[in-house]
RNA sequence: CAACCAUCAAGAGCGGCCGAGAGAUCUGGCUUGUUGACGCCGCAGCAACCAUCCGCCUGCCCUUCCGCCGGAAGGGCCGCUGGAACGGUGCUAACGCCAGAACCGAUGGAGA
Numbered sequence: 001c002a003a004c005c006a007u008c009a010a011g012a013g014c015g016g017c018c019g020a021g022a023g024a025u026c027u028g029g030c031u032u033g034u035u036g037a038c039g040c041c042g043c044a045g046c047a048a049c050c051a052u053c054c055g056c057c058u059g060c061c062c063u064u065c066c067g068c069c070g071g072a073a074g075g076g077c078c079g080c081u082g083g084a085a086c087g088g089u090g091c092u093a094a095c096g097c098c099a100g101a102a103c104c105g106a107u108g109g110a111g112a
Base pairs, nucleotide, nucleotide: 001111004109005108006107007106008105013043014042015041016040017039021032022031023030025101026100027099028098029097044092045091046090047089049088050087052084053083054082055081057079059077060076061075062074063073064072065071066070096104
C1' cells in the first nucleotide's frame, strides 16, 4: 500500500493531562460533551482474527499386533470443531448510532 479472503446487531473501565467539540467522509437526523466528552499517557479489562497448547470428529499415510481379509493399538499429515490464554494484534456509548451516496469505512489474515 492497490486488489483478494473473512468479520463488523455480542463483549469490555478507572486514574492523570488537555480544553470543545465528538460519533470515518458528504447530506438529513439523532445521540453525546465543561457533571470535562474526543484525543494522549498509565494500569486494567473484553474478544478469539493470526500464532501456541489440549481435546472431539472425518479422510489419507506409516509401523506393530491379531486374524473372522477384516479388525485393534500407536504415530504423522490435512480439514473441521470445542476449549485455554503467556505471544502478534485489535477493541473498551448507542446495529459501522439511523437513512441515503460512494472505486465507502474499520479490524484481522494472506501478500506486495